[in-house]
């Protein structure tokens, strides 16, 4: 220099065009004599940037950026 695959809450992860899953964390409340385990409810994401297709984009196209990886 070519090229393949990765990027989603604080942290891990699902989601192949229609309001972004769950898990952990954390904050309440209940369980306890108290902690801890349980148990219910809440919090937190403009989805790496940018630009294009579409009525509509995390999903498709392009460019770019970080990482790993493979060819010269």
């Nucleotide at each position: 220099g070519c090229u393949g695959c990765a990027u989603u809450g604080g942290u891990c992860u699902a989601g192949u065009g229609g309001u972004a899953u769950g898990a952990u964390a954390c904050c309440u409340u209940u369980u306890u004599a108290g902690g801890g385990u349980g148990a219910a409810g809440g919090u937190g994401g403009u989805c790496c940037g940018g630009g294009g297709u579409u009525c509509g984009a995390a999903u498709c196209c392009c460019c770019g950026a970080u990482g790993c990886g493979g060819c010269c």

A computed fold for a 72-nucleotide RNA from Triparma strigata, annotated as transfer RNA.
Taxonomically the source falls in Triparma (Eukaryota, Sar, Bolidophyceae, Triparmaceae).
Its mean pLDDT, the model's own confidence on a scale to 100, is 82.
Rfam family: tRNA. By type it is a transfer RNA.